[in-house]
RNA sequence: GAAUGCAACGAUCCGCAAGGCAGGAGCGGGGGACCCACCUUCGGCCGUCCGCACGUCCGGGACGGCCUCGGGGCUAAGUCACGGGCAGCCAUCGGGGAAUUGGCUGCCACGGACCGGGUAAUACCUCCACCCGAGCCCGACAGCUCACCUCGUAGGCGCCGAGAGGUCUU
Numbered sequence: 001g002a003a004u005g006c007a008a009c010g011a012u013c014c015g016c017a018a019g020g021c022a023g024g025a026g027c028g029g030g031g032g033a034c035c036c037a038c039c040u041u042c043g044g045c046c047g048u049c050c051g052c053a054c055g056u057c058c059g060g061g062a063c064g065g066c067c068u069c070g071g072g073g074c075u076a077a078g079u080c081a082c083g084g085g086c087a088g089c090c091a092u093c094g095g096g097g098a099a100u101u102g103g104c105u106g107c108c109a110c111g112g113a114c115c116g117g118g119u120a121a122u123a124c125c126u127c128c129a130c131c132c133g134a135g136c137c138c139g140a141c142a143g144c145u146c147a148c149c150u151c152g153u154a155g156g157c158g159c160c161g162a163g164a165g166g167u168c169u170u
Base pairs, nucleotide, nucleotide: 004025006023013020014019026153027152028151029150030149031148036143043067044066045065046064047063048062049061050060070141071138072137073136074135078114079113080112082111083110084108085107086106087105088104089103090102091101115133116132117131118130119129
C1' cells in the first nucleotide's frame, strides 16, 4: 500500500453420510435504477443503404467501421491562462506590402498561485524545508446509485540467514 487469508494434499458451499462442486472469503476500483441533482450537449473521416432530388456537388436519416486538443476512467499525478510564449483574425494606411503597437480568439502548464502526493516502515498529528505531479485506458458514452454485472488483489522497506559473481592484493 486495496493488494490479505483459505484452497488447489479440495477450502467456502451442498449433503445425515459416502461424496459432489475449482475456486472461495476479505479488501479496493469501474459500470449500473427509483429518489435527488444537473440541464440543450451529441466532434471529425470513411463505407453501405434509404429518402428528397436527379446532371453533379453540398445538405438529411439509419447502420457499420476508424480517429481523438468533446467527455470519462485508473493514478498523488490536478486547477487557474495572472505573467510569458506560439498561431490565427481585426485594427493601426491616401492605396498595396512589411514592421510596430493595440484588441479578440485558440493553444502551451515555462514562471507564478492554489491544490494533491512523498521525504518510510513501532503508531498518529502539526509546522518548516526539500522533492514529485508521470504514464496508460475507453471511444461520442458513463452524475449519484439498491439489485445486478465486471476488474484488481501488485510492489516496497527493516532485520536475520544462505548462495553466486566482480575488483584488488598475495